[in-house]
Context: one part of a larger RNA
RNA sequence: CGUUAGAAAUCUGAGUGGAGCUGACCCUAGUACGAGAGGACCGGGUCGGACUGACCGCUGGUGCACCAGUUGUUCCGCCAGGAGCAUCGCUGGGUAGCUAUGUCGGGAUUGGAUAAGCGCUGAAAGCAUAUAAGCGCGAAACCAGCCACAAGAUGAGAUUUCUUUAAAGGGCCGUGGGAGAUUACCACGUUGAUAGGCUAUAGGUGGAAGGGCAGUAAUGUCUGCAGCCGAGUAGUACUAAUUGCCCGUCAGG
Numbered sequence: 001c002g003u004u005a006g007a008a009a010u011c012u013g014a015g016u017g018g019a020g021c022u023g024a025c026c027c028u029a030g031u032a033c034g035a036g037a038g039g040a041c042c043g044g045g046u047c048g049g050a051c052u053g054a055c056c057g058c059u060g061g062u063g064c065a066c067c068a069g070u071u072g073u074u075c076c077g078c079c080a081g082g083a084g085c086a087u088c089g090c091u092g093g094g095u096a097g098c099u100a101u102g103u104c105g106g107g108a109u110u111g112g113a114u115a116a117g118c119g120c121u122g123a124a125a126g127c128a129u130a131u132a133a134g135c136g137c138g139a140a141a142c143c144a145g146c147c148a149c150a151a152g153a154u155g156a157g158a159u160u161u162c163u164u165u166a167a168a169g170g171g172c173c174g175u176g177g178g179a180g181a182u183u184a185c186c187a188c189g190u191u192g193a194u195a196g197g198c199u200a201u202a203g204g205u206g207g208a209a210g211g212g213c214a215g216u217a218a219u220g221u222c223u224g225c226a227g228c229c230g231a232g233u234a235g236u237a238c239u240a241a242u243u244g245c246c247c248g249u250c251a252g253g
Base pairs, nucleotide, nucleotide: 001152005163006162007161008160009159010158011157015149016148017147018146021049022048023047024046025045026044027043033038051106052105053104054103055102059100060099061098062097066093067092068091069090070089071086072085073084074083075082076081110144111143112142117137118136119135120134169247170246171245172244173189174188175187176186177185194240195239196238197236198235199234200233201232203229204228205227210223211222212221213220214219
């Protein structure tokens, strides 16, 4: 821009893409078969491999704005306690998120029409013949079925609702996001829990500072599962989402 008034939702599905793999073992059954050795079809079940989708409860990884320990040095006048720098100084852990080596799932069942192949009935040709007329069975291939997209499917579909115009509706702007390069998408904007803060809590670290006690002291212990804490969960208007502006009407001739 179109879809022939403009909108907001929800669908249909022409069509397109994805998937499609495979092993071992057990039962049937040491059965059928076979002199024996050996050893099934058909059917049922279990466990895997690779591939693939989703997820983070578990096991782990990462986690340079979390916690602790510690070396050297500079500084905060000194002690104590801290801060800066040294690869995040080094080391031990680690929330959310993101993740695989972790967890869960998938390939199917089924139907249709068939290939090779196997048949029924059956003449031409009194026989025979699966074929000439006619009718069946038959494969990971084909068409559906499963998953995803899909009306620019210009053949532009359908249903419901809203608006008769300063309209319905949308955008700008702001607070943000499991959304994201930008854009888009989604949530919210005081009739408010959208983000921050605060409170509580999950979770992490692992027992703060100060003081008491024991010890000459290093240190230990008590106060005290302490103190501190990024992204988690809930509550709470304390802060910021103020006020407002723009587009959108002319369908007919």

A computed fold for a 253-nucleotide part of an RNA from Maribacter sp. ACAM166, annotated as large-subunit ribosomal RNA, domain VI. Model confidence (mean pLDDT): 87 of 100. The sequence was found in a public genome assembly.